[in-house]
RNA sequence: UGAUGAUAAGGGCAAAACCGCCGAAAGGCGGUUACGCAAAGCUAUAGGGGCUGAAGCGUUUUGUGCUUCGUACGCCAAACGUCGAUGCCAGCCAGCUGCCGGG
Numbered sequence: 001u002g003a004u005g006a007u008a009a010g011g012g013c014a015a016a017a018c019c020g021c022c023g024a025a026a027g028g029c030g031g032u033u034a035c036g037c038a039a040a041g042c043u044a045u046a047g048g049g050g051c052u053g054a055a056g057c058g059u060u061u062u063g064u065g066c067u068u069c070g071u072a073c074g075c076c077a078a079a080c081g082u083c084g085a086u087g088c089c090a091g092c093c094a095g096c097u098g099c100c101g102g103g
Base pairs, nucleotide, nucleotide: 001102004101005100012037013036017032018031019030020029021028022027035091041096042095043094047093048092049089050088051087056083057081058080059079061078062077063076065075066074
């Protein structure tokens, strides 16, 4: 010094699956494990992309529901939605930092 990862050493991380906990979910944390990784270290509104779909919103849906003398409207509950991120993912790209070797 970085547009490089041949070789070597000391090490590091840990996918899927299973178990436990948290969460609506995506997903996260811990354990077992070892698919892989030279950044599989850090960063998630304020780069791109992806996942989920709570609250809410909507509905030409449903109801021995509430309301009413009765209906409509309204309310409530449920179901559904190609709506909805303020929830997530960096082991998709990206940004930042960085060990050893190499030059």
The RNA shown here (c-di-GMP-I riboswitch aptamer) has 103 nucleotides and comes from Firmicutes bacterium UBA993. Its Rfam family is "c-di-GMP-I riboswitch aptamer". Rfam's curators write: GEMM was predicted in a large-scale screen for bacterial structured RNA regulatory elements. Model confidence (mean pLDDT): 81 of 100.